[in-house]
Context: one part of a larger RNA
């Protein structure tokens, strides 16, 4: 594990894994909004500052989430997994720190054209289907100015000191080119100079980093919102300067992570000895494809790799481990299941969004199932919660909750069958009621003792007695999101304390009956020896006794 009898009480709590990764009827589980992205709802509040904009706000644009979480265990054997390496071989939204004066011709006090909601016309048997017309936001889509100095190159012209003038210089992106020096001091020699004279990190780099010289259907360099409002004057001008914050970019780095990776390590099996290479097998070179390394792939070349140290192959009621049961120790069994890795969403392939998916509570195929239908069409995926069939030896309610834990979002505020509370529940595991006590009557025992008795202590008894107590019931507050229960407490609540202990045994093993009726090798028992054929210690019952006791037998697995 399962089942059979039997069950008060308090705490804890497993639970459709095993058989069918078998199939669903309904419901529900993924959403989200701040002062701060866009409100003229014909939606609402009070009406007093509301003539651009008051407040709350449905819907709908926009932004993030939906790749976490939940379940499950079909696959799968150097796979996955664990331990320990590596990315000098590569990606990362978010969190955190840094970071960006150089935009080419002119609207810069701010630029364009669209579209939803909404309004109204309509199609369809039917959907979370859609179409035509009519309007109108933006942080949606898309376009675009404006700020300094230095350096460099070319240089008209020159009293040979200098120069107007002209051009280039942000970052990103792609190629080439090239600095990125070195033990330490010191002398010398060069070249500028009055004097100083630059260069980071690793074990290791074609590293950071910086120059040039071009490249690019041109990457970003803010035309955004909320609060609070102030300062300046030569020019009061729709003058010029300004604090905290949201959101939003680039690059670097940082965190969450991912991918790939080194070395070792698994159960059974030779009635599996050779395996791999045509169609990559095992190296190389080169390109391609990928975030990236790499027969991943593709083209030319070699001809290799692996195996009794058990390759290859087959099987597994095989998802790996941490672990769990059992042992003196060595082992031996088991691990679906609550942690951490993986793989899956009837089956196999394939994509599109996007940082992240080869996601399925996304899409689109093919096959199996299967669902409405007006027959033309249309819509499906419960190994999430619940709940039905089915298969079975086998397993819980279509319940309530966002109080707790956390996790998402625009976010204190919504959401959430993650997750929590009940409910059903002898899977398991804790504690421990079903009576204690006196007296009497007997029946003992040890001690002292003059055998009267005394002291101490027991057992038995449908006797007596009056104390105590919960189980049960039940105002009550407390508990709880609301209950429920527990723990606490007013009142009830005990004499056969009917408020009743069971479950299997009595011949051995193996505790405990030579008791009675009944059966006559029968009916039956018995794990195994055995018992039963008329005095049955084993059966069927009564009686008494043992054992464990809210449990106790049985079947299987396994030590």
């Nucleotide at each position: 594990u399962a089942u059979g009898c039997u069950u008060g009480u308090c705490u804890c709590a497993a639970a459709g894994a095993u058989u069918a990764a078998g199939c669903c009827a309904u419901g529900c589980a993924u959403g989200u909004c701040u002062a701060a992205g866009u409100a003229u709802a014909a939606a609402u509040a009070c009406c007093u500052u509301a003539u651009a904009c008051u407040g709350u706000g449905a819907a709908a644009c926009u932004g993030c989430g939906a790749a976490u979480g939940g379940c499950u265990c079909a696959u799968u054997a150097a796979a996955u997994c664990a331990g320990u390496u590596a990315u000098a071989g590569u990606u990362u939204a978010u969190u955190u720190g840094a970071u960006g004066g150089u935009a080419u011709u002119g609207u810069a006090c701010u630029c364009g054209g669209a579209u939803a909601a909404c309004c109204g016309u309509a199609g369809u048997a039917a959907u979370u289907c859609u179409a035509g017309a009519g309007c109108u936001a933006a942080u949606a889509c898309g376009u675009g100015c404006g700020u300094a100095a230095a350096u460099c190159c070319c240089g008209a012209c020159u009293c040979c000191g200098g120069a107007a003038g002209g051009g280039a210089c942000g970052u990103a992106u792609u190629u080439a080119u090239u600095a990125g020096a070195u033990a330490c001091a010191g002398a010398c020699c060069a070249a500028c100079a009055u004097c100083c004279g630059u260069u980071g990190g690793u074990g290791a780099a074609u590293c950071a980093u910086g120059a040039u010289a071009a490249c690019u259907u041109g990457u970003c360099g803010g035309a955004u919102c909320g609060c609070a409002c102030g300062g300046c004057c030569u020019u009061u001008g729709u003058g010029c300067c300004g604090g905290c914050g949201a959101c939003g970019u680039u690059u670097c780095a940082u965190u969450c992570a991912a991918a790939u990776u080194u070395c070792u390590g698994c159960c059974c099996u030779a009635u599996c000895a050779a395996c791999u290479u045509u169609c990559g097998a095992u190296g190389g070179u080169a390109g391609g494809a990928u975030a990236g390394a790499g027969g991943c792939c593709u083209a030319c070349c070699a001809u290799g790799g692996u195996g009794u140290u058990a390759a290859c192959g087959g099987g597994u009621g095989a998802c790996u481990g941490g672990g769990a049961a059992u042992u003196a120790g060595g082992g031996u069994u088991c691990u679906a299941c609550u942690c951490a890795g993986g793989a899956g969403a009837g089956u196999g392939a394939g994509c599109a969004u996007g940082a992240g998916a080869g996601a399925c509570g996304g899409c689109u195929c093919a096959c199996a199932c299967a669902u409405c239908c007006a027959a033309g069409g249309a819509a499906g995926g419960c190994a999430g919660c619940a709940g039905g069939c089915g298969c079975g030896c086998a397993a819980a309610u279509u319940a309530c909750c966002c109080a707790a834990u956390c996790c998402u979002g625009a976010c204190a505020c919504a959401g959430g069958g993650a997750g929590g509370u009940a409910g059903u529940g002898a899977c398991a595991a804790u504690a421990a009621a079903u009576a204690a006590c006196a007296a009497u009557a007997c029946c003992g025992g040890g001690c002292c003792u003059u055998a009267c008795g005394g002291u101490c202590u027991g057992g038995u008894a449908a006797u007596u007695g009056g104390a105590a107590u919960g189980a049960g019931a039940a105002c009550a507050a407390u508990u709880u999101a609301a209950a429920c229960u527990c723990a606490u407490u007013a009142u009830c609540g005990a004499g056969u304390a009917u408020c009743g202990a069971u479950u299997g045994g009595a011949g051995g093993g193996c505790a405990a009956g030579u008791c009675u009726g009944g059966u006559g090798c029968c009916a039956g028992c018995a794990g195994c020896c055995g018992c039963g054929g008329u005095a049955a210690u084993u059966c069927c019952a009564g009686c008494u006794c043992c054992a464990a006791u809210a449990g106790c037998g049985u079947a299987u697995a396994u030590u």
RNAcentral holds the full RNA, with entries from ENA and SILVA.
The part of an RNA shown here (small-subunit ribosomal RNA, 5' domain) has 559 nucleotides and comes from Verdigellas peltata.
It matches the Rfam family "Eukaryotic small subunit ribosomal RNA". Its family is annotated with structural constituent of ribosome and ribosome in the Gene Ontology. The family has 90 seed sequences and 75,755 matches in Rfam 15.1.
Its mean pLDDT, the model's own confidence on a scale to 100, is 80.